[in-house]
RNA sequence: GCCAAUGUAGCUUAGAGGUAGAGCAGCUGUCUCGUAAACAGCAGGUCAGGAGUUCAAAUCUCCUCAUUGGCACCA
Repeated sequence: GCCAAUGUAGCUUAGAGGUAGAGCAGCUGUCUCGUAAACAGCAGGUCAGGAGUUCAAAUCUCCUCAUUGGCACCA
C1' cells in the first nucleotide's frame, strides 16, 4: 500500500428500517451477629465520527478514524 472483519452501558455482548436490551460489575434495600450468597429495586448509552437515502437509521449507502487479521512491498 491492497483486501476483509470489528467498533452499542465500566467489562462481555444481543439487536438484519418502527420504544436501544441482557449478563457481569456499580449503587440502595431486605435477609445475616457480620461477610458472602440469595432476593427486590435503582442508575448507567453522542450505538466510533461525519454525510446521504427514508415519514422513520444502531440497522441501508458513501467518506473518515481506530483495532484485528490476511496479502503485498522491504532497493

Predicted 3D model of a 75-nucleotide RNA (transfer RNA) from a Candidatus Sericytochromatia bacterium. Lineage of the source: Bacteria > Bacillati > Candidatus Sericytochromatia. The sequence was found in a public genome assembly. It matches the Rfam family "tRNA". Rfam classes the family as a transfer RNA.